[in-house]
RNA sequence: GGCGCGCAACCGCCGAGUCCGCGUCCACGCGGAGCCGGGGACCCAAUCUCUCCCCGGGGUGAAUCGGGAGCGCCCGCCCACGGACGCGCCCGUAGGGCGACUUCCACGCCCGAACCCGUCAGCUAACCCGGUAGGCGGCCGUGGAAGAAGGA
Numbered sequence: 001g002g003c004g005c006g007c008a009a010c011c012g013c014c015g016a017g018u019c020c021g022c023g024u025c026c027a028c029g030c031g032g033a034g035c036c037g038g039g040g041a042c043c044c045a046a047u048c049u050c051u052c053c054c055c056g057g058g059g060u061g062a063a064u065c066g067g068g069a070g071c072g073c074c075c076g077c078c079c080a081c082g083g084a085c086g087c088g089c090c091c092g093u094a095g096g097g098c099g100a101c102u103u104c105c106a107c108g109c110c111c112g113a114a115c116c117c118g119u120c121a122g123c124u125a126a127c128c129c130g131g132u133a134g135g136c137g138g139c140c141g142u143g144g145a146a147g148a149a150g151g152a
Stems, first nucleotide, its partner, number of pairs: 010138005018033006034132006044122001056120001057117004065092004070087003074083003095111005101147006
């Protein structure tokens, strides 16, 4: 001098996941405010009959819906053919996020998961119940218009 990693503070991003008080500090526990989610009337919606095939249904969340080939396994008397299931992969997509005050328009970069309830729930006033996590980035941060705030 360069590269990488770790800790603290601060700034910022996804997300409801923040703030205050008490319990000796922290962790953690409890309470409150704010924010978020679920259950839950009238009304509305839904409902009934027959046949075939398949098959419980629902919730949080942007995370749905298609197409393609591959591997494994099972079935169809056998299979070169067809079908079901499982696994991950590729290309799209409903929808969602970021680009450092806000909005609009451009342009660019990303996500398009995961989990939960347990045979049960449409909407839903009163009322009832629960959550308040986790993860990540930072020496730079695209442009135009309008507005706001701040400064001289």

Predicted 3D model of a 152-nucleotide RNA (c-di-AMP riboswitch aptamer (ydaO/yuaA leader)) from Sphaerisporangium album. The coordinates come from a structure-prediction model, not an experiment, and the mean pLDDT is 78. Rfam family: c-di-AMP riboswitch aptamer (ydaO/yuaA leader). About the family: This family represents a conserved RNA structure found upstream of the ydaO and yuaA genes in Bacillus subtilis and related genes in other bacteria. Rfam links the family to the GO terms cyclic-di-AMP binding and regulation of gene expression. The source organism's lineage runs through Bacteria, Bacillati, Actinomycetota, Actinomycetes and Sphaerisporangium. Of the family's consensus pairs, 96% are formed in the model.